[in-house]
Context: one part of a larger RNA
């Protein structure tokens, strides 16, 4: 120095990436680490031994070990140097997808307008509030505005790092995978800090406001009804610019790599055979079942929760408490960091 864990018991929003940690290779070199050898030098405490204070402690003395320095060696491992091509990255050609951004266009409902028509409509378990002779509801037509994209394709399907992304079209734009195997030559992995993204709600300023709808008002129900049901209805929902930074941000499962029976379905790319119906392979995803194994069990099972390696984050009985105090961020709401007394 060395505990055990993180799907459901406490414990993992996402990415880029600095320091750090860590890292492929049957080749060559070097010798800093490392290993072994030799001779000497050398502090204190601890440890061991011995002696004296009656004993112990303290103290004194001695030896040895460890450590350090010097010399000449070894070369497996780590490091360094030169290489290598399998990891990683790049180029060219081809295929695929709701990735993102901007603009344009289309459709239903609502309200309005003119005309039609003449008493109800609407709503519910049943009603009432509400709307309507100041002409509603209904059927046909017209122009307007805002928001959302039904049916089909459509699916256990696709894309994106996650949040998320579905009408149609143009333009711009990012990325993965596959085939050919040309180029660079370990350039990789992870990642404290930092930076960026981050549903919904909320906030600031300016627009917009059809539908829906917290709050609120009314009608019912009820013992009551600050609710469920009904009639209305404002923030909000939408856009632009800027904040906020949290979610059951879930696969409640951090990232990367390697290995470990199979069966079956499906998406994309592709090889071979055959000749249009399909057969058999390779790679990358998305699902279901399942051997070994794992698990307290449920279950997981090549998309691992199996077997290993590397790195980060986090947990350590319940409550008090994600609270107080302090710090920091924020316009605020609040976020991040984060105790203790006490109690069981």
């Nucleotide at each position: 120095c060395u505990g055990g864990g993180c799907g459901u018991a406490a414990a993992g929003g996402u990415g880029u990436g600095u320091a750090g940690g860590u890292c492929g290779u049957u080749g060559a070199g070097u010798a800093a680490g490392u290993c072994a050898a030799a001779a000497g030098a050398u502090u204190a405490a601890u440890c061991c031994u011995a002696g004296a204070c009656a004993c112990a402690a303290a103290u004194u003395c001695g030896u040895a070990u460890u450590g350090u320095c010097u010399u000449g060696g070894a070369a497996a491992c780590u490091g360094c140097u030169c290489g290598c091509u399998u990891g990683a990255g790049g180029a060219a050609u081809a295929g695929u997808g709701u990735u993102g951004a901007u603009a344009a266009u289309g459709u239903a409902a609502u309200a309005c307008c003119g005309g039609u028509g003449g008493a109800g409509c609407g709503g519910u378990g049943a009603a009432a509030u509400g709307c309507g002779u100041a002409g509603a509801u209904u059927a046909a037509g017209g122009g307007a505005g805002g928001a959302a994209c039904a049916c089909c394709c459509g699916a256990a399907g696709g894309c994106g790092u996650a949040a998320g992304c579905g009408a149609u079209u143009c333009u711009c734009u990012a990325u993965g995978c596959u085939a050919u195997c040309c180029c660079u030559g370990a350039c990789g992995c992870u990642g404290a800090a930092a930076c960026a993204c981050g549903a919904a709600a909320g906030c600031u300023a300016g627009g917009g406001g059809a539908g829906c709808a917290a709050a609120c008002g009314g009608g019912a129900u009820u013992a009551g009804a600050u609710a469920c049901c009904c009639c209305g209805g404002u923030a909000g929902u939408c856009c632009u610019a800027g904040c906020c930074u949290u979610a059951a941000a879930c696969g409640a499962u951090g990232g990367a790599c390697a290995c470990u029976a199979g069966a079956u379905a499906u998406u994309c790319c592709u090889g071979c055979g055959u000749u249009u119906a399909u057969g058999u392979g390779g790679g990358a995803g998305u699902g279901u079942c399942g051997a070994a194994g794992c698990u307290a069990a449920c279950g997981c099972g090549a998309u691992a929760a199996g077997u290993g390696u590397c790195c980060c984050g986090c947990c350590u009985g319940g409550g008090g408490a994600g609270u107080a105090c302090g710090g920091u961020c924020g316009c605020a709401a609040g976020g991040c960091u984060g105790a203790a007394a006490c109690u069981c």
RNAcentral holds the full RNA, with entries from ENA and SILVA. Small-subunit ribosomal RNA, central domain from an uncultured bacterium, 344 nucleotides, folded computationally. Its Rfam family is "Bacterial small subunit ribosomal RNA".